Predicted 3D model of a 100-nucleotide RNA (Glycine riboswitch aptamer) from Ramlibacter rhizophilus. Taxonomically the source falls in Ramlibacter (Bacteria, Betaproteobacteria, Burkholderiales, Comamonadaceae).
RNA sequence: GUUUUCCCAGCUGGAGAGAGGUCCGCCUCGCGCGGACCCACCGAAGGAGCAAACCCCGCCAGGGGUGAAUCUCUCAGGUAAAGCGGACAGCCGGGCUCCU
Numbered sequence: 001g002u003u004u005u006c007c008c009a010g011c012u013g014g015a016g017a018g019a020g021g022u023c024c025g026c027c028u029c030g031c032g033c034g035g036a037c038c039c040a041c042c043g044a045a046g047g048a049g050c051a052a053a054c055c056c057c058g059c060c061a062g063g064g065g066u067g068a069a070u071c072u073c074u075c076a077g078g079u080a081a082a083g084c085g086g087a088c089a090g091c092c093g094g095g096c097u098c099c100u
Base pairs, nucleotide, nucleotide: 001098006095007094008093010091011090012089013088018039020038021037022036023035024034025033026032040079041078042077046075047073048072049071053066054065055064056063057062
């Protein structure tokens, strides 16, 4: 110098869904805070599942393997505002690779 494919950091943006019920505790006595249980919901931390395609076995039928997500599941997490988190995106710096 180069790539935005890959990794790391910083800044910025960033959705959805009950201020649910019962019990217990705390107290600043409130639409407060925390815990447990129950029901209802959300998907964009994480996790799990799979299509086409490719590969292997097989005469075939069929079987097995690799195989993505913002799709599916909802274990985990989350469900007023605030705060935290947040896939992903933009900006920017560094690293890796390659070239000189």